[in-house]
RNA sequence: AGCACCGUAGCUCAGUGGUAGAGCAGGGGACUCAUAAGCCCUUGGUCGGCAGUUCAAAUCUGCCCGGUGCUACCA
Numbered sequence: 001a002g003c004a005c006c007g008u009a010g011c012u013c014a015g016u017g018g019u020a021g022a023g024c025a026g027g028g029g030a031c032u033c034a035u036a037a038g039c040c041c042u043u044g045g046u047c048g049g050c051a052g053u054u055c056a057a058a059u060c061u062g063c064c065c066g067g068u069g070c071u072a073c074c075a
Base pairs, nucleotide, nucleotide: 001071002070003069004068005067006066007065010024011023012022013021018055026042027041028040029039048064049063050062051061052060
């Protein structure tokens, strides 16, 4: 440098045009003599950035940024 994949909650990830979600973590409650586990409720998101297409974009298109892998080049 080229190609492929990835970027969504604090973490790990799902969702691939039509109301943004799960598990864990965090907060609260109830239970218990008390603690833990389990149970109930709940906070938390510019969906990497900008632009475009569309009635409507996390999702499609272009460019850019970051990460991983492969290939090539240099030494």
Transfer RNA from Oleisolibacter albus, 75 nucleotides, folded computationally.
It was read from a public genome assembly.
The coordinates come from a structure-prediction model, not an experiment, and the mean pLDDT is 84.